[in-house]
Context: one part of a larger RNA
RNA sequence: GGUGUAUGGUGGAUGCCUAGGCGUGCAGAGGCGAUGAAGGACGCGGCAGGCUGCGAUAAGCUCCGGGGAGCCGCCAAACAGGCUUUGAUCCGGAGAUGUCCGAAUGGGGCAACCCGGCACCACUGGGCAACCUUUGGUGUCACCGGCGGCUGAAUGCAUAGGCCGUCUGGAGCGAACCCGGGGAACUGAAACAUCUCAGUACCCGGAGGAAAGGAAAUCAACCGAGACUCCGUCAGUAGCGGCGAGCGAACGCGGAUUAGCCCAUGGCCUCGAGCCAUACGUCAUGGUGCGCGGAGCCGAAGGCUCUGGAAAGGGCCACCACAGAAGGUGACAGUCCUGUAGGCGGCAGGCAAACCGUGACGGUCGAGUAGGUCGGAUGCCGUGGAACUCUGACUGAACAUGCGGGGCCCACCCUGCAAGGCUAAGUACUCCUGCACGACCGAUAGUGAACAAGUAAGGCGACUGAAUGGUGAAAAGCACCCCUGCUAGGGGAGUGAAAAGUACCUGAAACCAUAUACCU
Numbered sequence: 001g002g003u004g005u006a007u008g009g010u011g012g013a014u015g016c017c018u019a020g021g022c023g024u025g026c027a028g029a030g031g032c033g034a035u036g037a038a039g040g041a042c043g044c045g046g047c048a049g050g051c052u053g054c055g056a057u058a059a060g061c062u063c064c065g066g067g068g069a070g071c072c073g074c075c076a077a078a079c080a081g082g083c084u085u086u087g088a089u090c091c092g093g094a095g096a097u098g099u100c101c102g103a104a105u106g107g108g109g110c111a112a113c114c115c116g117g118c119a120c121c122a123c124u125g126g127g128c129a130a131c132c133u134u135u136g137g138u139g140u141c142a143c144c145g146g147c148g149g150c151u152g153a154a155u156g157c158a159u160a161g162g163c164c165g166u167c168u169g170g171a172g173c174g175a176a177c178c179c180g181g182g183g184a185a186c187u188g189a190a191a192c193a194u195c196u197c198a199g200u201a202c203c204c205g206g207a208g209g210a211a212a213g214g215a216a217a218u219c220a221a222c223c224g225a226g227a228c229u230c231c232g233u234c235a236g237u238a239g240c241g242g243c244g245a246g247c248g249a250a251c252g253c254g255g256a257u258u259a260g261c262c263c264a265u266g267g268c269c270u271c272g273a274g275c276c277a278u279a280c281g282u283c284a285u286g287g288u289g290c291g292c293g294g295a296g297c298c299g300a301a302g303g304c305u306c307u308g309g310a311a312a313g314g315g316c317c318a319c320c321a322c323a324g325a326a327g328g329u330g331a332c333a334g335u336c337c338u339g340u341a342g343g344c345g346g347c348a349g350g351c352a353a354a355c356c357g358u359g360a361c362g363g364u365c366g367a368g369u370a371g372g373u374c375g376g377a378u379g380c381c382g383u384g385g386a387a388c389u390c391u392g393a394c395u396g397a398a399c400a401u402g403c404g405g406g407g408c409c410c411a412c413c414c415u416g417c418a419a420g421g422c423u424a425a426g427u428a429c430u431c432c433u434g435c436a437c438g439a440c441c442g443a444u445a446g447u448g449a450a451c452a453a454g455u456a457a458g459g460c461g462a463c464u465g466a467a468u469g470g471u472g473a474a475a476a477g478c479a480c481c482c483c484u485g486c487u488a489g490g491g492g493a494g495u496g497a498a499a500a501g502u503a504c505c506u507g508a509a510a511c512c513a514u515a516u517a518c519c520u
Base pairs, nucleotide, nucleotide: 001519002518003517004516005515006514007513008512009511015505016470017469020441021440022438023437024436025435026434027433028432029430030429031173032172039101040100041099042055043054044053046079049075050074051073061095062094063093064092065091066090070083071082072081106115107114108113116141117140118139119138120137121136122135125132126131143170144169145167146166147165148164149163150162151161177208178206179205180204181203182202188195192242218225219224229256230255231254232253233252239247240246260422261421262420263366265277266276267275268274269272280362281361282360283359284358285357286356287355288354291351292350296344297343298342302317303316304315305314306313318335319334320324326338327337328336371395372394373393374392375391376390377389381407402417403416404415405414406413457464458463477504480492481491482490483489
């Protein structure tokens, strides 16, 4: 030095566990905001670092309802001081307060800061006074738009503009879903240009709890159907396509859900975009309010004994069950606790069937339209024989005896009535709330995050972005003694079922050490 064995150290694998995640279903909610949001800054506790809560009334104030013995949030104990059956803490609801920033909105600004105007109040100083001044407080002062009015140019009427009043008008934020306006490239075509990726990603605008669409100038085929949306099928069919790569319907059928309406009311007359009315229609809105939901409440039935640190385990004898789901309790509990089955319940706020009111409006067979030409686009349709639909330019009808469509075009036939508008349900989604479930994970897994987590840390910045769970049933967290540098650590003693001793469950391997046997 090596090998084997043994005993330790180190280390934190493995097993067991779960406080956290992941997924699905059902239900709810689907918005918040100038009455100042989302998100923050700074503060608020007797002592106060972080989190939570709150806002100078600052872990809180008032009222109503619930609840019933303890309480002053968590990490996190102690000390000090309090509250509470005159009902606290706590839970539900309503209200008050709510610094500063932030759409941020008096002006400015390098967010959380600086500086103002006006009105009023309190205060300091001066003045006989009017008033001026200091500091503070309360309110108000952005822009745009709608509506009503006044005024009013060039320019006569007007219009623009200006001014006043009024508005719980707009703005900003928010995960996906939706509609619209714009709109790539990598890629594929084994290169690449038409093509594809794809009307995707992305940007912008807008809205709602859904959105969009929607009541035939639709299809069909000589039979007929009868708004729209969504699903299945038709069908990888018909087609399109450097006929390459690829792209890819519809009719029909089967389902989900069903809903149709308005611009055409009545009366009067001086017939005018006239007046009146509200029986009628549509739309909007108020009230009453069945009920739903929203803190909670009631809720059956077990003892003895043995082992043990502990009984829920074993033994014996019982009981309940519309409850033998589950969790907890010192090991495995239907009958110990919380619950479960089953019942009950409410001031206020929320939703809401139905009913009763109130208000507003009541203009149509839709022309610069259909169609045409040129240029584009959509659709399965890449210009093709290319209809149909949309439209940038130029043109440009008919008027129900009329017009559109039925895939160039023509005729016959069939079918519909454009150029005005509204419309639930079926469908899509889940930032968020509740409940339930899982041949989902179990700490290198599962969210990035079970722990101070979008934290620490990195970066000028956009942004990137971790790791760290477990004593024990209970701290009973080792009084006291000894060694020592008086610290660490250790030895006794004690606690405990066990040191499991806070570097704490189990405690693998690498690695290190000691002892011993053998080899060299």
This is a predicted structure of a 520-nucleotide part of an RNA (large-subunit ribosomal RNA, domain I) from a Planctomycetota bacterium. Its Rfam family is "Bacterial large subunit ribosomal RNA". Its family is annotated with structural constituent of ribosome and ribosome in the Gene Ontology. NCBI's taxonomy places the organism under Bacteria, Pseudomonadati, Planctomycetota. The prediction has a mean pLDDT of 81. RNAcentral holds the full RNA, with entries from ENA.